Record summary
A computed fold for a 367-nucleotide RNA from Candidatus Moduliflexus flocculans, annotated as Bacterial RNase P class A. It matches the Rfam family "Bacterial RNase P class A". Its family is annotated with ribonuclease P activity, tRNA processing and dimeric ribonuclease P complex in the Gene Ontology. The organism belongs to Candidatus Moduliflexus, within Bacteria. The prediction has a mean pLDDT of 76. Of the family's consensus pairs, 94% are formed in the model. RNAcentral holds the sequence, with entries from Rfam.
RNA sequence: GAAGGAAACUGGAUAAUCGCUGACAGGAACACUGUGAGAGGAAAGUCCGAGCUCCGAAGGGCAGGGUGCUGGGUAACACCCAGGCGGAGUGAUCCGACAGACAGUGCCACAGAAAACAUACAGCCAAUGGCCUGUAAAGGCGCAGGUAAUGGUGAAAAGGCGGGGUAAGAGCCCACCGCGAUUCUGGUAACAGAAUUGGCAGGGUAAACCUCACCCGGAGCAAGAUCGAAUAGGAAAACGUUUGAGAGCGGCCCGCUCAAUGUUUUCGGGUUGAUCGCUUGAGGAUGCGUGGCAACAGGCAUUCCAGAUGAAUGAUUAUCAUUCCGGCGACGGAAGACAGAACUCGGCUUACAGGUUUGCUUCAGCA
Numbered sequence: 001g002a003a004g005g006a007a008a009c010u011g012g013a014u015a016a017u018c019g020c021u022g023a024c025a026g027g028a029a030c031a032c033u034g035u036g037a038g039a040g041g042a043a044a045g046u047c048c049g050a051g052c053u054c055c056g057a058a059g060g061g062c063a064g065g066g067u068g069c070u071g072g073g074u075a076a077c078a079c080c081c082a083g084g085c086g087g088a089g090u091g092a093u094c095c096g097a098c099a100g101a102c103a104g105u106g107c108c109a110c111a112g113a114a115a116a117c118a119u120a121c122a123g124c125c126a127a128u129g130g131c132c133u134g135u136a137a138a139g140g141c142g143c144a145g146g147u148a149a150u151g152g153u154g155a156a157a158a159g160g161c162g163g164g165g166u167a168a169g170a171g172c173c174c175a176c177c178g179c180g181a182u183u184c185u186g187g188u189a190a191c192a193g194a195a196u197u198g199g200c201a202g203g204g205u206a207a208a209c210c211u212c213a214c215c216c217g218g219a220g221c222a223a224g225a226u227c228g229a230a231u232a233g234g235a236a237a238a239c240g241u242u243u244g245a246g247a248g249c250g251g252c253c254c255g256c257u258c259a260a261u262g263u264u265u266u267c268g269g270g271u272u273g274a275u276c277g278c279u280u281g282a283g284g285a286u287g288c289g290u291g292g293c294a295a296c297a298g299g300c301a302u303u304c305c306a307g308a309u310g311a312a313u314g315a316u317u318a319u320c321a322u323u324c325c326g327g328c329g330a331c332g333g334a335a336g337a338c339a340g341a342a343c344u345c346g347g348c349u350u351a352c353a354g355g356u357u358u359g360c361u362u363c364a365g366c367a
Stems, first nucleotide, its partner, number of pairs: 001363004006358005012320007020038002023035004040338001044349002047347005052220004064216005069083005084098001085096004099211002104209002106205003121151002123147003128144002130141004159177002162174003178200001179198008224276004234267009246258004283305001284303005290297002322335005
């Protein structure tokens, strides 16, 4: 210098003017005035984990769902850190739902002879049996049969490779590798290494059903709580009306009670609306120490750091900075990503113009 790879940061700045939403102070006041504050690294997707609220005091079981190497971190997690193993890469580094396929069931397209208690298409063989020639020795046929070494198919073909062996072959036998078992050593562990031994165990697939281990009650701030115009329906009381409808009291009338109906009031109801929940919290930020490889934990000091609800957080101008274009230059012109809180946190994932910083790797050059 080129190409890569990891981690972290930034996401224009300042000033003026005019607005918008909370807070605090003054003020009788929701008027007005003053002071101070006012989006993000993802506020997003709503995918996980929690707090909080209600349901039923959330305990057991079924169903259903999730997770699945080890150790650690955390309020918790499917997250993070460190490590193991497997895979990719020359490497820095990256990726992995990474338990079980002798418990059972299912599936394995196309091609191929055969896709699973193997198979004989081509090829190879003729030891054994058969047939033919031959006196015999021997030779022939490829009929029964043997064979997975060779070819071809496929993502995958029943351990790999070399030697012995054989009619030809074959873990049939042997060495090495792989695999299983046992023991020892190192490590907290996952696991690794070594020795001994077995003898080829009999394909793949579990983000297919399933088995094993562990975890999970459900719904969500439109949760939920309080106040409370109106309408409908409900309850009670008071005052009327009706009887030429009725029932009871009474011998009968009046009257009273029930009933029906009307008015008024109260209770109750809980819609529009208002208030709370709402931002002080497993907090954050800044600075300085401590423990730990790290994730993280903990200490001291300073600081309260958005709370809207037809939903604030904006607009304009000037100067500077960045990039691009034009110009010898002075200078002139243009551009500015993804996106925008809505109960709150911890994560993950996704989007993102331009720019910055620090380690690392490979190659090339120079000294």